[in-house]
Source information
This is a predicted structure of a 74-nucleotide RNA (transfer RNA) from Physocladia obscura. NCBI's taxonomy places the organism under Eukaryota, chytridiomyceta, Chytridiales, Chytriomycetaceae, Physocladia. Rfam family: tRNA. Rfam classes the family as a transfer RNA.
């Protein structure tokens, strides 16, 4: 340099061939329980979906460029 996969709460991952509200587990915080701690159970916070632009009535999803990570080829 070329080809290809990926980037989604703090972490690990879902996300229906574009459709109203982005979901789960763990973690964090508060409560419940206990003499106390843990576990259990209940609740809450936390996401400009890597960045920018385009297409569209509508984009995490499609197109283009860029950044970063992985694999292959030279």
């Nucleotide at each position: 340099g070329c080809u290809u996969g990926g980037a989604u709460g703090g972490c690990u991952u879902a996300g229906u061939u574009g459709g109203u509200u982005a979901a789960a587990g763990c973690g964090u915080c508060g409560g419940u329980c206990u003499c106390a701690u843990a576990a259990u159970c209940c609740g809450a916070a936390g996401g400009u979906c890597g960045c920018g632009a385009g297409u569209u009535c509508g984009a995490c999803u499609c197109u283009c460029g860029c950044u970063c990570c992985g694999a292959g080829c030279a």